[in-house]
RNA sequence: AACGAACGCUGGCGGCGUGCCUAACACAUGCAAGUCGAACGAGAAAGCGGGCUUCGGUCCGUUAGUAGAGUGGCAGACGGGUGAGUAACACGUGGGUAACCUGUCCGGAGGCGGGGGAUAACUCUUCGAAAGGGGGGCUAAUACCGCAUAAUAUUCAUCAGACUUCGGUUUGGCGAAUCAAAGCUUGCCUCUACAUGUAAGCAAGUACCACCGGAGGGGCCCGCGGCCCAUUAGCUUGUUGGUGAGGUAAAAGCUCACCAAGGCUACGAUGGAUAACUGGUCUGAGAGGAUGUCCAGUCACACUGGGAUUGAGAUACGGCCCAGACUCCUAAGGGAGGCAGCAGUGAGGAAUUUUGCGCAAUGCUCGAAAGAGUGACGCAGCAACGCCGCGUGGUCGAUGAUGACUCUGAGGAGUGUAAAGACCUGUUGGGAGGGAAGAAAAUCCCUUACAAAUAGUACCGGGAAUUGACGGUACCUUCCAUAGAAAGCUCCGGCUAACUUCGUGCCAGCAGCCGCGGUAAUACGAGGGGAGCAAGCGUUGUCCGGAUUUAUUGGGCGUAAAGGGCGUGUAGGCGGAUUGGUAAGUCAGAUUUUAAAUAAUACGGCUCAACCGUAUCAAUGGAUUUGAUACUGCCAGUCUUGAGUUCGAGAGAGGAAAGCGGAAUUCCUGGUGUAGCAGUGAAAUGCGUAGAUAUCUGGAGGAACAUCAGUGGCGAAAGCGGCUAACUGGUAUAAUACUGACGCUGAGGCGCGAAAGCGUGGGGAGCAAACAGGAUUAUAUACCCUGGUAGUCCACGCCGUAAACGAUGAGUGCUGCUUGUUGUGGGGGUAUAGACUCCUCCGGUAACGAAGCUAACGCGAUAAGCACUCCGCCUGGGGAGUACGACCGCAAGGUUAAAACUCAAAGGAAUUGACGGGGGCCCGCACAAGCGGUGGAGCAUGUGGUUUAAUUCGAUGCAACGCGAAGAACCUUACCUGCCUUUGACAUCCUGGGAAUCUAUAGAGAUAUAGGAGCGCCCUUCGGGGAACGGAGUGACAGGUGCUGCAUGGCUGUCGUCAGCUCGUGUCGUGAGAUGUUGGGUUAAGUCCCGCAACGAGCGCAACCCUUGCCUUUAGUUGCCAGCGGAUAAUGCCGGGGACUCUAGAGGAACUGCCGGUGUCAAACCGGAGGAAGGUGGGGAUGACGUCAAGUCAUCAUGGCCCUUAUAGGCAGGGCUACACACGUGCUACAAUGGCAAGUACAGAGGGCAGCGAAAGGGCGACCUGGAGCGAAUCUCUUAAAGCUUGUCUCAGUUCGGAUUGCAGUCUGCAACUCGACUGCAUGAAGUCGGAAUCGCUAGUAAUCGCGGAUCAGCGUGCCGCGGUGAAUACGUUCCCGGGCCUUGUACACACCGCCCGUCACACCAUGGGAGUUGGUUUGACCCGAAGCCGCUGGCCCAACCCCUUGGGGAGGGAGGCGCCGAGGGUGAGAUUGAUGACUGGGGCG
Repeated sequence: AACGAACGCUGGCGGCGUGCCUAACACAUGCAAGUCGAACGAGAAAGCGGGCUUCGGUCCGUUAGUAGAGUGGCAGACGGGUGAGUAACACGUGGGUAACCUGUCCGGAGGCGGGGGAUAACUCUUCGAAAGGGGGGCUAAUACCGCAUAAUAUUCAUCAGACUUCGGUUUGGCGAAUCAAAGCUUGCCUCUACAUGUAAGCAAGUACCACCGGAGGGGCCCGCGGCCCAUUAGCUUGUUGGUGAGGUAAAAGCUCACCAAGGCUACGAUGGAUAACUGGUCUGAGAGGAUGUCCAGUCACACUGGGAUUGAGAUACGGCCCAGACUCCUAAGGGAGGCAGCAGUGAGGAAUUUUGCGCAAUGCUCGAAAGAGUGACGCAGCAACGCCGCGUGGUCGAUGAUGACUCUGAGGAGUGUAAAGACCUGUUGGGAGGGAAGAAAAUCCCUUACAAAUAGUACCGGGAAUUGACGGUACCUUCCAUAGAAAGCUCCGGCUAACUUCGUGCCAGCAGCCGCGGUAAUACGAGGGGAGCAAGCGUUGUCCGGAUUUAUUGGGCGUAAAGGGCGUGUAGGCGGAUUGGUAAGUCAGAUUUUAAAUAAUACGGCUCAACCGUAUCAAUGGAUUUGAUACUGCCAGUCUUGAGUUCGAGAGAGGAAAGCGGAAUUCCUGGUGUAGCAGUGAAAUGCGUAGAUAUCUGGAGGAACAUCAGUGGCGAAAGCGGCUAACUGGUAUAAUACUGACGCUGAGGCGCGAAAGCGUGGGGAGCAAACAGGAUUAUAUACCCUGGUAGUCCACGCCGUAAACGAUGAGUGCUGCUUGUUGUGGGGGUAUAGACUCCUCCGGUAACGAAGCUAACGCGAUAAGCACUCCGCCUGGGGAGUACGACCGCAAGGUUAAAACUCAAAGGAAUUGACGGGGGCCCGCACAAGCGGUGGAGCAUGUGGUUUAAUUCGAUGCAACGCGAAGAACCUUACCUGCCUUUGACAUCCUGGGAAUCUAUAGAGAUAUAGGAGCGCCCUUCGGGGAACGGAGUGACAGGUGCUGCAUGGCUGUCGUCAGCUCGUGUCGUGAGAUGUUGGGUUAAGUCCCGCAACGAGCGCAACCCUUGCCUUUAGUUGCCAGCGGAUAAUGCCGGGGACUCUAGAGGAACUGCCGGUGUCAAACCGGAGGAAGGUGGGGAUGACGUCAAGUCAUCAUGGCCCUUAUAGGCAGGGCUACACACGUGCUACAAUGGCAAGUACAGAGGGCAGCGAAAGGGCGACCUGGAGCGAAUCUCUUAAAGCUUGUCUCAGUUCGGAUUGCAGUCUGCAACUCGACUGCAUGAAGUCGGAAUCGCUAGUAAUCGCGGAUCAGCGUGCCGCGGUGAAUACGUUCCCGGGCCUUGUACACACCGCCCGUCACACCAUGGGAGUUGGUUUGACCCGAAGCCGCUGGCCCAACCCCUUGGGGAGGGAGGCGCCGAGGGUGAGAUUGAUGACUGGGGCG
């Protein structure tokens, strides 16, 4: 795009079309084929009228020569239906028929004479329920039968000519035989007869007979064309042909007898499956593909099967006979029937109409005609089934009305000029009125013609009358009435035009593909809005297109599916140069055909269109014919370049068979010799004192041939390797001669064909499946080891497959450069020669690469380039190279080779990442080297778990766990229990009243109740008003540590202070992308240098900032005190000073700057000098692009959801502090580098007013009293400790260790019971250095020692800081962990915590096998055998003709009988195909 459609929702009108695709299933009822009286005989009735009547009836006329029936003729073979069968001369197309037929019709030329006997109807009778018969009698014809006549008919014979495919055909002549007929209608009376007028006769018309020809129709034959399966490969006996006969309208095995043995087939026979064919129709640019409804042509069929009859024509839809199935009637004996005609019914189905009107038109049949018949046809009805047309109103109308609905950023926006309103129009529909065309005639009359005619007939012309189913329809109207009666469907994530809200929450659902839905869904459902089409719109189905996705046009096969394992060769296909001929292919012209319709173009008719008409074109095809001859073919001739042959001298693991050889392994004999050998990562099994291994001599046997050896050689491939001679195949080169296209490819066929395997017989040294043992391991039916059998070897025979690979079929020609190697020949140079070397031709084998090709990778004269020829093969993945079948095989198995079902992918090449028990380079307390810890103990603290009314919540590998928490007794607090409040503890607004405030009582408290005191501040017009505060009321609202960190912002962790992450332009690539950023060096660093199709740039690195280390300068209090002066027991205590220290400002200083070496004249590195400091001096702050849906809704903020007398708020008490246990982080220890005691020295950095708190005093002590000084370089916390000097303890559960517990206290605080810290006395647990494992640290670091601060009433072993003392070690980068760069592989991309294989279990699905069971189709054999044709017979029967004649006979015919064939039925045996089947096999999906 289309449809004979169906379904869902909806539906105003008209025109034109179309309408059982399924059950060729069964059919009630009506109709669909009759007609002719001008072929024939016979011939009613009701009714009406009249007569008679015994009133019962009867007769006559009319009805009427009518109805109905019969004989006869024609039609019934057309028209109409259907598509079952049919793969066929059925159809299409073009021919043939010299091998034929043809009613009716037309033309021509003739005839139509004379007879005969019957028979229906009718009547009588009889059988039967009926349908239907039987018998007797009568009768007619255009029915039937002889006779006559007769040819240009038919047959036969013969003569002559022509043509011929030699079969025959045809023309002409002569002769013989045979064959026909029917009348009817109308008219006339000249002749004849009767004598009105009729008959004969005549005339006309029409029938009839025979013949010739035509038209139209048909039969038969032939060429060509159009479906699938080879898992159908052989078929055939009337089969193929001949002769003869029969038969037909006609050729013919069409049939029969005999003879011969043929015929068809890979160009697909036979068999199976499916199917009516065509013009056309749909689609497509076309070529094609699909299809065959309506209309038209052909065929076939008419309940199923068979058969003939009649006829011009049938093997006959509405005829006959028989058989079968089914239905109906029946008196049970018998009968009847065939809608695939039109309507209609049932059934089937998703689905397909009225039991209508009419013969008016167009046709057809009959008839002379009038006319009759006609479910053909013309019309109407039903159905949006299709196509086409029209309408459902138009113009204006904004305040963008109200209302409603939706959205909202709450203002508004949208529906929306939509509505209202104003004006206009009146199609369609309704009413009224008018009103066609379709009709032409036939008939009759006139004229004219034929005719003797006024009869009759006829073309044209004129005239008259009649005829319409549709239908009072189409159409028309200054008519009536009014916008009045007339819009839906689908869609809105992308493809694809059209977006929002709510509901739902991987549910419900959607979906053509991708996919959507798990709480913010433009995708589900609904609302609003929008988009598209429109009397329709969607869905489903089917076909074509897109699909170059079967590729002729127009594809491919190295890796995506796809080259046969290799050769040889048959058929076939293709084929060198040249000449001549031919004209089959090819090309051109002409003729003919290609039905009509359809399609195209033009014009025309319905108002337009659909539709219809006319004309033209087209119909690409076929046939015939005339030409052309380049190419192909064919025939004939020639040629040498393709191919082949000859000769020379070659190379080679080419083949097959025979002989020979040495090294080695193993075994055997003997000698020497002694304890191990062998084996492995390490071992063990094994061998060995019965003497191994080792070593020497000799021997046996089998297999394989080191070095040479090489991207070297040979072969078709498989493959081929010691040496020798003989046999043999191929090949290359050089040169001459010869043959003369002999060639290439190759379906089938045939041969060869690694390894393994099989059979028979040998052989067996080594090796070695299976097997055994030992190891390894979680296992180890493996890898490793010790043994070891088939086998490996030989002969003969099978098998026939491999990643049989260059994953690349064979052949030919053409198309750059360069470098090896191998074989041969030629030439040049040095040279006596050999050897060497250079150039080059041909053949082979390699490497790199131009053009070109390729999806890319890559290929690139050995093509995967450019072309030609031939073969093989492919068409999504799985199922499956499987099943079944067939062939081959001894078997194993091989070859050929599907389908159901299932998935939306499978696959190739390349890219970026990630990953690797891949590689290279490099870094890091990563390892190593060291020091100290953790893991064991007790305690502290956090977590898990458990418990609980609650033990609030969060954090969970590194990157949670002394984390949020820089500090839970109440508070905090979010949890639990109980008691209370409800506009609320807090914010804004409103109303009225009151200042606020304070006290008492009750209560656990929140709170409740009561009471008086007080009456303030600002403004004022003195009435009042306002602000703040407390209480009451009302509703908007408050409130939520309720949920979602996977809706978010912000902040943070982590990789990681790792050196990376990117961009612009350019270039390369089809592209993803690459390049830059890689490479060579170097660095802490993508730091820098060099190189480079890149050149630049950005975020990171570094630097700039802070701090610390040195110096200078400025300044000098609260800090300092060298010098000067004063004072003291002593002290910068005082005057003073700025030198020093220090404080805190400003500067300087370090930059690989200098020297040497190395390095690419580089960057840089190494060493050195100087310097307080040396190579980023130390430390800090600073965290790129990003990753982890990392953490946090409980800091805060925030979307959405949820609660609203509670999930909000207040209070008291409890809990967060529980405790069998497990883990993390710490503290204290286990002691002598120590504990205890005494004495004594030296910091830094901080804090302090609700504070630090001195001196002095008290207490053993915690602490108390006290209150100076200090908002601090001034006072205070503040005695630093380790250290040092002495003493003691002496290796022990201790003078170590301090847990736990008791008693007594101190401090903070409303309050230390749950549940604080500290002190004193007493108690004195575990623990003697810690398993596996694991952590930190590279220098002022680790370790060790103390001090301070934040939070804080109080409370820390934690955290954040500070200083004191102060080490050891680093060979180095193999390994562990993490990271960076380059490279490589990848089936990973959620990225190795990836992906993924197979069994097993369960559910479902289709399928193979299967003892069988049951159908369909079909084959051949045999039996029975209807109807009927044909044949034979016909003793019985028979009108026409013949003979004789009362009778009979003959000719001829028939009944009956027999035979052949024969539908069908039966028996038994196959073949093939389906369904089903316990059980079973694999497969698919979950």
A computed fold for a 1486-nucleotide RNA from an uncultured prokaryote, annotated as small-subunit ribosomal RNA. The RNAcentral record of the sequence draws on ENA. Model confidence (mean pLDDT): 83 of 100.